Predicted 3D model of a 162-nucleotide RNA (Lysine riboswitch aptamer) from uncultured Pseudoflavonifractor sp. The organism belongs to Pseudoflavonifractor, within Bacteria.

[in-house]
RNA sequence: UGAUAGAGGCGCGGCAACCAUGAGUACGCCGGGGCAAGGGCAGACCACCCGCUCCGGUGAAAAGGGGAAGCCGCCGAAGGGCAGGCCCUUGUCUGAGGGCCCCUCCCUGGGCCGACGGAGAACAUCCGGCGGACUGUCACAGCUCCUUGUGAAGCGCUAUCA
Numbered sequence: 001u002g003a004u005a006g007a008g009g010c011g012c013g014g015c016a017a018c019c020a021u022g023a024g025u026a027c028g029c030c031g032g033g034g035c036a037a038g039g040g041c042a043g044a045c046c047a048c049c050c051g052c053u054c055c056g057g058u059g060a061a062a063a064g065g066g067g068a069a070g071c072c073g074c075c076g077a078a079g080g081g082c083a084g085g086c087c088c089u090u091g092u093c094u095g096a097g098g099g100c101c102c103c104u105c106c107c108u109g110g111g112c113c114g115a116c117g118g119a120g121a122a123c124a125u126c127c128g129g130c131g132g133a134c135u136g137u138c139a140c141a142g143c144u145c146c147u148u149g150u151g152a153a154g155c156g157c158u159a160u161c162a
Base pairs, nucleotide, nucleotide: 001162002161003160004159005158006157009075011074012073013072014071015070018067019066027059028058029057030056031055032054033053034052035051038050039049040048041095042094043093044092045091047090078108079107080106081105084101085100086099087098088097089096109135110134112132113131114130116128117127118126119125137152138151139150140149141148142147
């Protein structure tokens, strides 16, 4: 240097079903009241579309996001970011936001807890860097037989083979 195998542990990802949430909400129908100014992400232009709202009754979802367990694939597992591509937010342009993809590039050893920021209907959950203790690995130093301290990063570590 290459190949193969392997370890970390509240380890990572995927899958359909189930369950709750979403929500007695959106929406439909019936009855009644109020208001004509507004709404369709923001700005511009020109159009287009829709009346709007409240109360009562009645019927009544779904998506996205989750949960525990199972199964499958795994140990840069995978996650995130810049740029790029496609799509959505009535049409065009410019922004902003969201979703999906993403060879290469950049960041992250791992999960947990915390406040913050972002996503989200959400005090769920997810993502981010930061802080904290923990944990695995390696190096150095101490102690001297089972541990202590400091540091580093998966481009690492262990084993075997060449």